[in-house]
The prediction has a mean pLDDT of 76. Bacterial large signal recognition particle RNA from a soil metagenome, 267 nucleotides, folded computationally. It matches the Rfam family "Bacterial large signal recognition particle RNA". Rfam classes the family as a non-coding RNA gene.

RNA sequence: CCGUGCUAGGCGGGGCUGUAGCGGUGCCCUGCACCCACAAUCCGCUCUAGUGGGGCUGAAUUCCCGUUCGAGGGAUGAAAGCCUCGGGGCCAGUACGCCAGUCCGAGGCGUCGAUGGUCCGGUCCCGCGCGGUGGACGUUCCCGAACCAGGUCAGGACCGGGAGGUAGCAGCCUUAAGGGAUGCCGUUCACGCGCCGCGGGGAAGCCGGAUCGGAGUCCAGGACAGGCGGGCACGCCCGGGACUUCUUCUCGACAGCGGGUGCACGG
Numbered sequence: 001c002c003g004u005g006c007u008a009g010g011c012g013g014g015g016c017u018g019u020a021g022c023g024g025u026g027c028c029c030u031g032c033a034c035c036c037a038c039a040a041u042c043c044g045c046u047c048u049a050g051u052g053g054g055g056c057u058g059a060a061u062u063c064c065c066g067u068u069c070g071a072g073g074g075a076u077g078a079a080a081g082c083c084u085c086g087g088g089g090c091c092a093g094u095a096c097g098c099c100a101g102u103c104c105g106a107g108g109c110g111u112c113g114a115u116g117g118u119c120c121g122g123u124c125c126c127g128c129g130c131g132g133u134g135g136a137c138g139u140u141c142c143c144g145a146a147c148c149a150g151g152u153c154a155g156g157a158c159c160g161g162g163a164g165g166u167a168g169c170a171g172c173c174u175u176a177a178g179g180g181a182u183g184c185c186g187u188u189c190a191c192g193c194g195c196c197g198c199g200g201g202g203a204a205g206c207c208g209g210a211u212c213g214g215a216g217u218c219c220a221g222g223a224c225a226g227g228c229g230g231g232c233a234c235g236c237c238c239g240g241g242a243c244u245u246c247u248u249c250u251c252g253a254c255a256g257c258g259g260g261u262g263c264a265c266g267g
Base pairs, nucleotide, nucleotide: 001267002266003265004264005263006262009057010056011055012030013029014028015027016026020046021045022044023043024042034054035053036052037051038050063260064259065258066257067256068255072251073250074249075248077246079245080244081243083241084240085239086238087237088236091235093234094233096229097228098227099226101224102223103222104221107218108217109216116212117211118210119209120208121207122206123205124201125200126199127198128197129196130194131193132191133190134189135188136187137186138185140181141180142179143178149174150173151172152171157166158165159164
C1' cells in the first nucleotide's frame, strides 16, 4: 500500500413549548437521513440524560473536532411605518349649521326720490255686535178622523093624530193629533265662515299712507376673511391590539474549508 473480516461510531439536525434538567410524542424551519411499541390531565431517563426489540452501514465523500457562511427561530426596544378597536369637544383644526362683512359679477329699482328715521293704519290677539252657513222650533200653505172632533146631515130609525120634532150612519166641508212643501219671516243653538262694524291690546316682521331727509339699495352665484354653535364624520390627543421593517442579544439547519481517527488476519 492492497484484500478480507470485525468493533467504536452512524442511520438526520435545529428552534419553540414543556421540564429541576435531558430526550421523545406535539407545533415550526431546514433537508432527504431505517422499522415496530410507549407518550401531553404525558412516555422514558439523570449531566454517560429516551426506554425496549429488530435491521442496515461501518474506519472514511459517510464518523469526530475546529472554523467560515448563513436559511430559519426566539428575546428585546420610551424605535419607525401602516391597519384596527375604545375614549376625548376644557382640541384656537378641517368639514357642517347660523349670523354678518369686503370684493367680483349678468342685472333690477332709484332726484317722476334709494337705504334709513318718525307718525298713522292693516295683517295678529281679546271683547261686544252684524252678517253668513248648518240644525231645531214657530209662522204660512197643503194633506189629514169609519166609530171614541165640529158643521150640514140624503137614506133609514124613533116620537107625534098631524104639522112637525129628536138622535144620528154614509157623503160633503172645516179642523185636532200627525205628516209634508217652500224656506219669505221670527226665535234659538252651534261654528277650522267673514276684503264687515265698534272698543281695547300689540315684542318683532311684512304691506300701505303721510312726513323728514337726500344717494344709494336689492337678489341668485363665486372668492376672501370674521364671530357664535353643536359634534367624534375627518384630522389631532390618550390608551389597547395585530402586521411589517430596523437596532441589539441569542440559538442555529444545509453547505464550504482544514484537521484527527481503532483492531485482527493475509499478501